[in-house]
RNA sequence: GGCUCUGUAGUGUAAUGGUAGCACAAUCACCUGGCAUGUGAAAGAUCCGGGUUCGAGUCCCGGCGGAGCAG
Numbered sequence: 001g002g003c004u005c006u007g008u009a010g011u012g013u014a015a016u017g018g019u020a021g022c023a024c025a026a027u028c029a030c031c032u033g034g035c036a037u038g039u040g041a042a043a044g045a046u047c048c049g050g051g052u053u054c055g056a057g058u059c060c061c062g063g064c065g066g067a068g069c070a071g
Base pairs, nucleotide, nucleotide: 002069003068004067005066006065007064010024011023012022013021018054027041028040029039030038047063048062049061050060051059
């Protein structure tokens, strides 16, 4: 260099083209004499650029990162 797969909160993982959810972690509050456990609240993400579409995390193209295959 070629081909295939893959990229979503801090981590893991969902999402028929139609409000981006869930769990853990972290923060705050409640609970307790204190800690732990437990309960509740709020915050936090679609790798980048373009295209198709009324509408893209999803489909298409290119780039970047990762994994694999052949050589």

The RNA shown here (transfer RNA) has 71 nucleotides and comes from Homalodisca vitripennis. RNAcentral holds the sequence, with entries from ENA. Its Rfam family is "tRNA". Gene Ontology term of the family: triplet codon-amino acid adaptor activity. Lineage of the source: Eukaryota > Metazoa > Auchenorrhyncha > Cicadellinae > Homalodisca. The prediction has a mean pLDDT of 83.